Context: one part of a larger RNA
């Protein structure tokens, strides 16, 4: 100087607690991991920092695993063989999962592209992440880190970087053997909020005008249509800008930094939410992202590559993330009214699909618009609302597990891709010990879009709709930071 302490004192955090909310842990199912099994059930990762993670939803492919079958895509050099033929390809029969001339029989074909041997390459989802790069994760979401000059000490080193107040903050006020600086924090960037002010818009909109229809208390009101009637920009879109700086008032405070309350305001927790993010590390993860890569292994009976089939899905069991529930604040039926973020077919494919018709449904068919603020699409979403039926019963709650059937995707659906119909109607009556997440448009409920995608979400990433209770604190538990102290552990 660190590290550690069942040492002390401060400070901080819903990956801590308190007050609470929703849960998980119990059930069924989905999915990941282990174990077991297996020809193979490929593999990495195992406290936070492995386990709906590898963007990992694997029918083939993927694919690394297993049972088998082909091929060489063995550059180049040297030597040999070789135009009297190095080698290549192949019908049929046998053989084979195979219409692989793979091999055998049989012969034809080809013509220096090869072949044989050695050296040497190449390939490898082979090994080593404990040889590495890069990237990521974590320590670590906290406030921390560093040198110059000066000062102290023989020196390592200390001071600066601090008793105290304050802050989310080593943020600041101040104190001061330090002074003046740098990185990080903040500023910054993105996004969500405001603008009746500017610039505009037949890809946005509401009006005026012109038609048409309906109602009418004859004043008018409502609805529909106008690729061109006119101007306009509140709503919509998006450019330039503005706007908040804790502004003003008040109380507390060294009357400093700031804090509490109130006012105005679209906005006063750093305005909300994200991004970026220092120094020093870890023998954290990745050689299975890479034509990044050392070394080792293998390299033609291949660990290269491709084809067929299987596996990754296997089930006495244990654990993790989830979905659906256990009902009446509900289920079911009919009706009503509402989003936002996306995405979409390029030169020959088949993307988003309206509308019509057929069909109980799933779906089919004929057309149509769209390379998109134009069409799909106002994605008329679902919680919700209204009216009915049910009436507390494993019930009309729940929808697992089976059987049959019909479609769709695909070359292919069996170990059931998915969807639909009819039947079947299991556990589950709110979950022990434990334990997770969370402070406002948040938790929770609800669906939608996208990613993956030929087909397939119970996953992930976003998006909106409905929308609470309870703190606004503390250091008791768990941890982190700082100071002091002990040890003599490095």
């Nucleotide at each position: 100087u660190g590290a550690c302490g069942g040492a002390a004192g401060g400070g901080c955090a819903c990956c801590a607690c308190c007050a609470g909310g929703c849960g998980u842990g119990g059930a069924g199912c989905c999915u990941g991991c282990g174990g077991c099994u297996u020809a193979a059930u490929u593999u990495g990762a195992c406290u936070c920092a492995a386990c709906a993670c590898g963007g990992g939803a694997a029918a083939u492919c993927u694919c690394a695993c297993c049972a088998g079958g082909u091929c060489c895509a063995g550059a180049c050099a040297u030597a040999g063989a070789a135009a009297g033929g190095a080698u290549u390809g192949a019908c049929a029969g046998a053989u084979u999962g195979a219409u692989a001339g793979c091999u055998c029989u049989u012969u034809c074909u080809u013509g220096a592209u090869a072949c044989u041997a050695u050296g040497g390459g190449u390939g490898g989802u082979g090994g080593u992440g404990c040889a590495u790069g890069g990237c990521c994760g974590u320590u670590c979401u906290u406030a921390g880190u560093u040198g110059g000059u000066g000062g102290a000490g023989u020196g390592a080193u200390c001071u600066g970087u601090c008793u105290g107040g304050u802050u989310a903050a080593u943020u600041u006020c101040g104190a001061u053997a330090a002074c003046g600086a740098a990185c990080g924090a903040g500023a910054c960037c993105a996004u969500a909020a405001c603008c009746u002010g500017c610039u505009a818009a037949a890809u946005a909109g509401g009006g005026u005008c012109g038609g048409g229809a309906a109602a009418u208390c004859c004043g008018u009101u409502u609805c529909c249509c106008g690729c061109a009637u006119c101007a306009c920009u509140u709503c919509u879109u998006a450019g330039a800008g503005g706007g908040a700086c804790u502004u003003c008032g008040u109380g507390c405070g060294u009357c400093u930094a700031g804090c509490g309350c109130g006012a105005g305001g679209a906005a006063g927790u750093u305005u909300g939410u994200g991004g970026c993010a220092a120094u020093a590390a870890c023998a954290g993860g990745u050689c299975u992202g890479u034509g990044a890569u050392g070394c080792c292994c293998u390299u033609a009976g291949a660990u290269g590559u491709u084809c067929u089939g299987g596996g990754c899905u296997g089930c006495a069991c244990g654990c993790g993330c989830g979905c659906u529930a256990c009902a009446c604040u509900g289920a079911c039926g009919c009706a009503u009214c509402c989003a936002a973020c996306g995405a979409g077919u390029u030169c020959a494919u088949u993307c988003c699909u309206u509308g019509g018709c057929c069909g109980g449904c799933a779906g089919g068919u004929c057309u149509u618009g769209g390379u998109a603020a134009u069409c799909u699409u106002g994605u008329g979403a679902g919680u919700a609302u209204g009216c009915g039926u049910c009436g507390u019963g494993a019930u009309g709650g729940g929808g697992a597990u089976a059987g049959a059937u019909u479609a769709u995707u695909g070359c292919a659906a069996c170990u059931a891709u998915u969807a639909a119909u009819c039947u079947u109607c299991a556990a589950c009556g709110a979950g022990g010990a434990a334990u997770g997440c969370c402070u406002a448009g948040u938790a929770g409920g609800c669906g939608c879009a996208u990613g993956u995608c030929a087909u397939c979400a119970g996953c992930a990433u976003g998006c909106g709709c409905c929308g609470a209770u309870u703190a606004c604190g503390u250091c008791c538990c768990u941890g982190c930071c700082c100071u002091u102290u002990g040890u003599a552990c490095a």